[in-house]
Context: one part of a larger RNA
RNA sequence: CAUAGGAGAUUUGAGGGAAUCUGUCCCUAGUACGAAAGGACCGGGAUGGGUGAAUCUCUAGUGAUCCAGUUGUUCCGCCAGGGGCAUUGCUGGGUAGCUACAUUCAUUCAGGAUAACCGCUGAAAGCAUAUAAGCGGGAAGCCAAUCCCAAGAUAAAAUCUCCCUCACUCCCGUGACUAAAGACCCCUUGUAGACGACAAGGUUGAUAGGCUGGGUGUGUAAGCAUGGUAACAUGUUGAGCUAACCAGUACUAAUCGGUCGUGAGC
Numbered sequence: 001c002a003u004a005g006g007a008g009a010u011u012u013g014a015g016g017g018a019a020u021c022u023g024u025c026c027c028u029a030g031u032a033c034g035a036a037a038g039g040a041c042c043g044g045g046a047u048g049g050g051u052g053a054a055u056c057u058c059u060a061g062u063g064a065u066c067c068a069g070u071u072g073u074u075c076c077g078c079c080a081g082g083g084g085c086a087u088u089g090c091u092g093g094g095u096a097g098c099u100a101c102a103u104u105c106a107u108u109c110a111g112g113a114u115a116a117c118c119g120c121u122g123a124a125a126g127c128a129u130a131u132a133a134g135c136g137g138g139a140a141g142c143c144a145a146u147c148c149c150a151a152g153a154u155a156a157a158a159u160c161u162c163c164c165u166c167a168c169u170c171c172c173g174u175g176a177c178u179a180a181a182g183a184c185c186c187c188u189u190g191u192a193g194a195c196g197a198c199a200a201g202g203u204u205g206a207u208a209g210g211c212u213g214g215g216u217g218u219g220u221a222a223g224c225a226u227g228g229u230a231a232c233a234u235g236u237u238g239a240g241c242u243a244a245c246c247a248g249u250a251c252u253a254a255u256c257g258g259u260c261g262u263g264a265g266c
Base pairs, nucleotide, nucleotide: 001152005163006162007161008160009159010158011157015149016148017147018146021049022048023047024046025045026044027043033038050107051106052105053104054103055102059100060099061098062097066093067092068091069090070089071086072085073084074083075082076081111143112142117137118136119135120134164265165176166175167174168173177263182260183259184258185257186202187201188200189199190198207253208252209251210249211248212247213246214245217241218240223236224235225234226233227232
């Protein structure tokens, strides 16, 4: 820009893409078959491998924003307690998120037309012949089936809902009045993300921050008291602190506004 008014939702599916892999074991059945040795088709079930997708409940990794321990040095006047630097100083753990080594699911069932091949009926050619007319079977392959995208599918589809004036004029148009539904700008953000976009919100508000409560992690803070010459131990005390988690709460910030979009549709 188009899809012959504008807008918000929800669909259909022309077409396209992805996937469609495989082992072992058990039953049927030690049956059919075979002298024996051996050992099935068909059919049913279980469990793996590979591949793919999703997810973070579990397990595990990371987790320079959390907690603790500890070395050297420096600073906070000293002690105590802390801050800085030393690869995040080093070390032990670890929330959210991300991830796999983790978990779950899929790789399926039933169809159609066929290939090689196997047939039925059957003439030309009194026979024969699966073929000439006609009718069947038959593959991990093909078409569908499964999942995803999809109406710029210009043959531009469908459904629901919402919105938009008078006067003069047959319409076109002119004048006056009016800027609708809706969208965007802007702002708070993340389930989204390179940026656009997408999604949740903007006071009729829990969108983010803060605060409160909880959870999680770390592992018994500081101070004081007691015991010990002291190192230290014990008590207060599962204490103190606690990121990204879950709720609640308008305290702070989403203020006020602006722009587009018209008037019933060749």